[in-house]
Context: one part of a larger RNA
Parts: sequence; C1' cells; structure tokens
RNA sequence: ACCGGCGAGUUAUAUGGUGCAGCAAGAUUAAUCCCUUCAGGGGAGUAGUCGCAGGGAAACCGAGUCUGAACAGGGCGCCAGAGUUGCAUUGUAUAGACCCGAAACCAGGUGAGCUAUCCAUGAGCAGGGUGAAGGCGCCGUAACAGGCGCUGGAGGCCCGAACUGAUGGACGUUGAAAAGUCCUUGGAUGACUUGUGGAUAGGGGUGAAAGGCCAAUCAAACCUGGUAAUAGCUGGUUCUCUCCGAAAUAGCUUUAGGGCUAGCCUGGUAACUUAAGUUGUGGUGGUAGAGCACUGGAUAGAAUUUUCAGGGCCAUAAGGCCUUGUUUCUAACCAAACUCCGAAUGCCAUAAUGAACGUUACUGGAGUCAGACUGCGGGGGAUAAGCUCCGUGGUCGAAAGGGAAACAGCCCGGAUCAACCGUUAAGGUCCCUAAAUACGAGCUAAGUGUAUUAAAGGAAGUGGAACUACACAGACAGAUAGGAGGUUAGCUUAGAAGCAGCUACCCUUUAAAGAGUGCGUAAAAGCUCACUAUUCAAGCGGUUCCGCGCCGAAAAUUUGCGGGACUAAGCUCGUUACCGAAACGAUGGAUUUUGUUUUUCUUCGGAAAAAGAAAGUGAUAGGAGAGCGUUCUGCUGUAGGUUGAAGGUCUACCGUAAGGAGGGCUGGACGAAGCAGAAGUGAAAAUGCCGGU
Repeated sequence: ACCGGCGAGUUAUAUGGUGCAGCAAGAUUAAUCCCUUCAGGGGAGUAGUCGCAGGGAAACCGAGUCUGAACAGGGCGCCAGAGUUGCAUUGUAUAGACCCGAAACCAGGUGAGCUAUCCAUGAGCAGGGUGAAGGCGCCGUAACAGGCGCUGGAGGCCCGAACUGAUGGACGUUGAAAAGUCCUUGGAUGACUUGUGGAUAGGGGUGAAAGGCCAAUCAAACCUGGUAAUAGCUGGUUCUCUCCGAAAUAGCUUUAGGGCUAGCCUGGUAACUUAAGUUGUGGUGGUAGAGCACUGGAUAGAAUUUUCAGGGCCAUAAGGCCUUGUUUCUAACCAAACUCCGAAUGCCAUAAUGAACGUUACUGGAGUCAGACUGCGGGGGAUAAGCUCCGUGGUCGAAAGGGAAACAGCCCGGAUCAACCGUUAAGGUCCCUAAAUACGAGCUAAGUGUAUUAAAGGAAGUGGAACUACACAGACAGAUAGGAGGUUAGCUUAGAAGCAGCUACCCUUUAAAGAGUGCGUAAAAGCUCACUAUUCAAGCGGUUCCGCGCCGAAAAUUUGCGGGACUAAGCUCGUUACCGAAACGAUGGAUUUUGUUUUUCUUCGGAAAAAGAAAGUGAUAGGAGAGCGUUCUGCUGUAGGUUGAAGGUCUACCGUAAGGAGGGCUGGACGAAGCAGAAGUGAAAAUGCCGGU
C1' cells in the first nucleotide's frame, strides 16, 4: 500500500413539544404481595402524582379573596370547560452522554546490576628522561654565609606503552553499531584508573554546576490506581429518494477561531388580506451639484483719511511720506465637521395595476457570528496593494453549462429525466476549431495590431479639417552677380578694424548692402548671411485641431497574438448571413404544490385513486417527509430443503434510488416471504484498530 473484519448520537432518570392509543371530570398506580410460563404473562395494591378553584406571608376565607376602618377603590381570580396514563418520536437537564486524542495533577508502590557522589576492602601503572631537599668531601668565613664536586632520588615534573579519555577530520546516517570504525590526539604516581561489597529515591537524591545524571526516559523517573481526568481545540461519524433552504450581521460577553438573545432557514396551528414590482398623486429630506448670504480660509486692486490699532523715515512743532493688520467697496476663488440655494435616486402615504406571492400571532427544530471578489458612493493608505474599513447592487460561498487559451468571485445563463430535433445569448465565423478567406467605405506599413496595458516628452511619418502670409507686376528652392563709402563709429584695451566687452546705431552712393547673422584673425585679412538684380517658371511658407502610426520602451524556463500564421485573418464605421449553452421551443416520461372534475371508501370531519390544467423540481450548514436493506423475536423451527438450504461466483432481467428476482456453476444443511415487534442496524476516509498478502 491493497484486501477482509471491527469501528462513532446510546442507555437511565427527570422534564417540555408533536403523533397515536386507552379512559375521561376524572386519569393513573409505586413499592409490595398472589397465581402462572421454557421465555412471556395475569391479578391484587389508591400510598402517592396530575387535573377539577382561587386569594393571602399566614391564620383563614372561598367564586371569591387580599389590602383596608370601609359595604370605597384597587390587585389577583370566577363568569370557563379537558384532562390524564402509556407507547413512539424530537428537544433539554443530570450522568463519560457521538467516537478517538493530550501535555498535566494527586495517591500508593518499584528502581543506584546504567549513571552521580560517598564509605569499606583489594588491584594496576613497560621503558626512558630531568635531578629538589638532605648527606659527604674540598674551597671559603673570626664564626656563619657562600662556592665547587660527588652522593641522593623529590615532583597534581618531562617523553612514551598498558590503562583511561575524546582534539580535528573522514567514513557511517533503512549503520557492523539506537553514538561506532579509521587516522590524528589529551592524561598516564595522580584531584589517577579499576574490581568486589555497601549508602543516598522522585519536589527527593547526587552533581569540580552541563538543568547534568538517577536502567537507550528527566525543568521533576518508572509502574499501578483516581480515570472513560479535562480538551470553548484538530480529526472522524457508515443506506436511498422527495420538498424547502441559510449565515459569515447587531447587542452583550476576561469576549474576539467560544457563547447568549435578536436577525436570516425550516415544520405545525390559526388568522389576515394583499405583497414585491410598475404607473399616477401627495408628502419627507439637506446629499450630488452649486453658491459665498453666515462660519472660516484665501488673492488682487481701490477707497478715504478714513474704521481702528500699530511700525518706520523726514520734521522744532503742526504735519508730510511709506508700510502692516483691520474696516468698507470692486473683481475672481476654497470647505467632511460652511449654506442664501438645491436635484436624481431613496423613504412614507394613497389610488390603480399586479394573482400567487406575502404578512401577522403562537409554537417545535436548527444552523450561522473567519466571508471572497467585482460595479458604484466614500473613510484609512501614497485618489499604492489580490491592502484595510463602511454603504449599496451582483456573483461565488451553496451553481453545474457556454464565453474569457488555461482562470471560485468577470460576461451570458440558473442543470427534474431522456434523445444523433430545432431557435438563440455572451462570444465568434483562414487552419488547429462549429460558422463569411462575406459585402460597402475609409485608415495603418509600425508585424503597429490580431481577447488589456504604458507616461511626461520628442519628430518635415501619414490621412482628414480649418485659418493665414507670399505668388505670372514671377513667389519658394537652386544657379550667376553684387553685398559699397564716411569708418579701424566712439569708449575700453597691449590690440578691439561689423563680429571680447560698454555706449550709440547716424549720414551718403545706390537695384541693394546692418556702425553688421554666423565662421574666422594676436589684431587685420579671408569665407558667409541679411538685403538686391538676373536666370528659371507655378505654386510655396506658417499656425491650429482630429484619426492611425514612430521614438521614449530593461528581467529573470520560451521567440510569446492560445498556436499556425496574417498586410488582413489588423483598426474604424455600416450591412446581411451563419455558428454557438444543460437558456428557449418542440416530443415523450417522472414527481411536488395549488385548484377543478369523476369514482370508491367513510367513524360524515374526511381519506384514497384517476383524468386533464397551471406553476414548479441546482444546492452546503440545516429543517421536514417517504422509503430500502441487515440481525434477532412472535405467528413458526412454519412454507421450502440431499431431486440440494445458507454462503460464494457469473449473468444480457425488474424497479425512480437504496435495492429485488430468475438461471448456471460451486457449496453441503439449513431456512424464507408476509404482517407486527426490538435493535450491538448500513464505512472509503479518523497519520483509525486487528489480521492476511
């Protein structure tokens, strides 16, 4: 891993609801006792409980009573009419309470044959080196001291085996090994190593101290018990079909991934009517917008010496000039917490329409309290986020189908079932790939583009539109020629001659020519331009707007329209066909609800069946309904069964499903159906448990 088996809402008591049954102003027994059976049962038992009357704290009174002085008033009651017991089912409470799952806590025990420390008693340490104290001799000293030689053999001394450790590396990592092997390496007479016996025990020991070690376990060992501890947490929870179908919000919460109540779902009973939507009418309001009349912000100008309050300068003073704020006026503005104004939508009411939705009350059962994206209106953020928080729609959630290459939340559209029928939606129609190589008119030359991107900025790209200058009295471009004189203007400067800089920018000759447009020189020179003539011969410049393109343009697997590829098979406008879904229509069937008709039954309340009609039939949590199957019990060890039961296996049959028959083979002794009853009643999941392979 697979296969097989096992594996999770049970039971008791109490108490509500619902259904059915018995009896009914009553209903019912509990313990216990008696009889009896294979098991079951039958009877007695009225103690008690609930109901039939309430009020009061109570005494107590009673259709009333309490309060009270009250015959007042007021409170709670009566004037009504159903209960009770059992069974089933569904909730709740208490219990392990649907199942599995902690880490822990406490109690009583078992452990120091591992390891830590200690106690007692033993054992072990090749070889080599160094050479302390002391001693002896000599020298030396007044005597000591001191020196030299020999001797001596100290040391948590040195090198290095055994022994003991474990520094670095490699290997090993389903190992040879649940800590090793190899190489390297520390200590090796010591705080050394080691044998045997003994001591210390779990909030305790022991610890040259690492929270280390205390039997492969230690921030509190192990075993058993309390014990099915508790788990607002995770996982799992087993047959079918039918009807309806949520929520991810509010308030409160030592609350935030949990609860409670409400909201939203579902079943029942009763009642009510008209809902949602649309149209008309009447209201409501202070948003969008707009505005500046208030509150604030903010700009320019003016006014007058005035509205006022300052500041500076001049002045002996009077005063004058300048200036800041403020006031007034004019003009133009800004505001979520401004409003002289003010929509649309919304909301309320009402009338009509709308005809099968809806509303209300009471009541049984829930689930939900992490939401997601998208359009629109906003807050936060950076007018960032697949960001976050509200409001209002949609979809997903709980929705399959078609489109978007692929793609919960986008577009189209809501799957009752069947089939090789048709029509459409979104979106498409060259091939992959169903349908136009369709039609008409333009644009694009960039492979722009062809199912999303890109900015500021830049450019005689190209198409369209508008305005405008010049132009056969010859424009624009080109060519030929001229482009002069006063003068090297003045100043400045070493120089400054059109052309470093400053000032001025005149006059003359002319067809025309600047006190000079650029290059150039040290300064000149030189080239050139403006300007003019000739030549040539028809358009030539400028500005603005619009369409499509160009540059700007760098990202990580692969060039990247889904691909091929395309000059349309791209873009814009228009037109007609066609394709295209589980949508819609057509055909046939199933089922639910409502209402109609008919038939049958009836306890006369109603129930069942059939026919045709209308509207439905996606679905998670969840509510409601109807069924299938398994084991056992009663009828019953019955029908059946060695002429072959159960079980197994194969099978083309039946049923809307769970499922149910028939037949063959196997098997070799049991065992249905039907009607009732009771449950150890249905497995694919729990890193489930056990077994097999």